[in-house]
The part of an RNA shown here (small-subunit ribosomal RNA, 5' domain) has 518 nucleotides and comes from a metagenome.
Context: one part of a larger RNA
RNA sequence: GGACGAACGCUGGCGGCGUGCUUAACACAUGCAAGUCGAACGAGAAUCUAUGGAACGAGGAUUCGUCCAAGUGAAAUAGAGGACAGUGGCGGACGGGUGAGUAACGCGUGAGGAACCUGCCUUUCAGAGGGGGACAACAGUUGGAAACGACUGCUAAUACCGCAUAACGCAUAGAAGUCGCAUGGCUUUUAUGCCAAAGAUUUAUCGCUGAAAGAUGGCCUCGCGUCUGAUUAGCUAGUUGGUGAGGCAACGGCCCACCAAGGCGACGAUCCAUAGCCGACCUGAGAGGGUGACCGGCCACAUUGGGACUGAGACACGGCCCAAACUCCUACGGGAGGCAGCAGUGGGGAAUAUUGCACAAUGGGCGAAGGCCUGAUGCAGCGACGCCGCGUGAGCGAAGAAGUAUUUCGGUAUGUAAAGCUCUAUCAGCAGGGAAGAUAAUGACGGUACCUGACUAAGAAGCACCGGCUAAAUACGUGCCAGCAGCCGCGGUAAUACGUAUGGUGCAAGCGUUAUCC
Numbered sequence: 001g002g003a004c005g006a007a008c009g010c011u012g013g014c015g016g017c018g019u020g021c022u023u024a025a026c027a028c029a030u031g032c033a034a035g036u037c038g039a040a041c042g043a044g045a046a047u048c049u050a051u052g053g054a055a056c057g058a059g060g061a062u063u064c065g066u067c068c069a070a071g072u073g074a075a076a077u078a079g080a081g082g083a084c085a086g087u088g089g090c091g092g093a094c095g096g097g098u099g100a101g102u103a104a105c106g107c108g109u110g111a112g113g114a115a116c117c118u119g120c121c122u123u124u125c126a127g128a129g130g131g132g133g134a135c136a137a138c139a140g141u142u143g144g145a146a147a148c149g150a151c152u153g154c155u156a157a158u159a160c161c162g163c164a165u166a167a168c169g170c171a172u173a174g175a176a177g178u179c180g181c182a183u184g185g186c187u188u189u190u191a192u193g194c195c196a197a198a199g200a201u202u203u204a205u206c207g208c209u210g211a212a213a214g215a216u217g218g219c220c221u222c223g224c225g226u227c228u229g230a231u232u233a234g235c236u237a238g239u240u241g242g243u244g245a246g247g248c249a250a251c252g253g254c255c256c257a258c259c260a261a262g263g264c265g266a267c268g269a270u271c272c273a274u275a276g277c278c279g280a281c282c283u284g285a286g287a288g289g290g291u292g293a294c295c296g297g298c299c300a301c302a303u304u305g306g307g308a309c310u311g312a313g314a315c316a317c318g319g320c321c322c323a324a325a326c327u328c329c330u331a332c333g334g335g336a337g338g339c340a341g342c343a344g345u346g347g348g349g350a351a352u353a354u355u356g357c358a359c360a361a362u363g364g365g366c367g368a369a370g371g372c373c374u375g376a377u378g379c380a381g382c383g384a385c386g387c388c389g390c391g392u393g394a395g396c397g398a399a400g401a402a403g404u405a406u407u408u409c410g411g412u413a414u415g416u417a418a419a420g421c422u423c424u425a426u427c428a429g430c431a432g433g434g435a436a437g438a439u440a441a442u443g444a445c446g447g448u449a450c451c452u453g454a455c456u457a458a459g460a461a462g463c464a465c466c467g468g469c470u471a472a473a474u475a476c477g478u479g480c481c482a483g484c485a486g487c488c489g490c491g492g493u494a495a496u497a498c499g500u501a502u503g504g505u506g507c508a509a510g511c512g513u514u515a516u517c518c
Base pairs, nucleotide, nucleotide: 001518002517003516006514007513008512009511010510013390014389015388016387017386018385019383020382021348026346027345028344030343031342032341035090036089037088040087041086047080048079049078050077051076055072056071059068060067061066097301098300099299106226107225108224109223110222111221112220113219116218117217121214122213123212124211125210126209127208129163131161132160138153139152140151141150142149143148169194170193171192172191173190174189175188176187177186178185179184199206200205229271234264235263236262239261240260241259242258243257244256246254276298277297278296279295280291281290282289283288303324304323305322306321307320326337327336328335329334354380356379357378358377362376363374364373365372366371393423394422395421396420403414404413405412406411427459430453431452432451433450437445462507463506464505465504466503467488468487469486473502474501475500476499477498483490484489
């Protein structure tokens, strides 16, 4: 000198774009953050319409027995309607957060998979025949304080299960050709065995099953690179390898039985400490050094530890089970919870924001669609936290006014500075108009940006420094005191170094200090 997710002191006019718990991966009140589909399915409340006409009945008649009767309008039937749950499908594995752990094929880079999987999407080929039995919802009984159940009975489906059909599929046993870096791969072919399906509808379509390819996403293996310590020198029994079996989408001590005794290490094993990695960011002429906030890619985690289920995909932040700690409810028998999602609270800290608006845009989930959901996202609010831009006026103006400071008392400085005269209106304020962002409609932002008009110099300057380094000096006070200080150093009676004043210098809505990096 530059930089910063900064903090502190003094000060503070406006706008744009960014950015904001670096500490306790500490604990969390409250609200929201993942739903959707009635064009898969059964049941179906309120309400409305039509038919219907029980019951009541103003009023009238009466021979007092009763009769007529506008109107209100129950049950029942049919239709519309569609709340709230339930079965079923897809999505809750994305998006969002955090960096605790991890020195590792975790990440980066480059290869390999002849050892693999892939829902939705695209292309192609083939198919969808015929049956069955349940379980929710519901009804009834019943347990419990609750959470939540138990039993009996009924029922639908694109839920579930047999059968049929079937190959270019799978398995087993062969044959031929061809290719390869080994195990082997590919193509053709023979035999045997095995495996599928679902409908909906407004008739436009959307779905279903099997197979082959593609795309996308994932998984695995390897070469190289990736911080400190030897005041850590030996480490290792599933350890290293083999055979066989199991398991997996797949290879593999991944797991198991048996066998062998190996494997790693001064080219630093093991152990301790520290740490998410990278694109990038800061600095520097570069080489290098430092950092890993925001944004993007990957990884890991979701109170702590363990486990599997479902599924194309999880060993799953707002799913399940078990254990532990903590908090809450309880009728003491038992239950409920997980903000490292968005706001917000307490705590910690030098320190870090609103319990805001909207799905209008972009994107995501579901749906044929209308649409619904979306604290992703778009916006607004707060903070000079940073960067950038603008303003706080411009011209003329010497009686060099007053005041202040100083003085050799003559003056000198502040200083064209002020006053005064003439202008202007950026920003702010007032009034009128008023977007783009949206494509037919639909705009949170927002009456915002922007434009126009009128109006007043009015509403808008501070901070640090002035001994040398280093731009800028005098007076008074103090008297090795009070104090200053980045280094040298200053202060003990004439202090340009302390404090104040005047003047000056530098930067400026900031200025200085502190921490850290180059």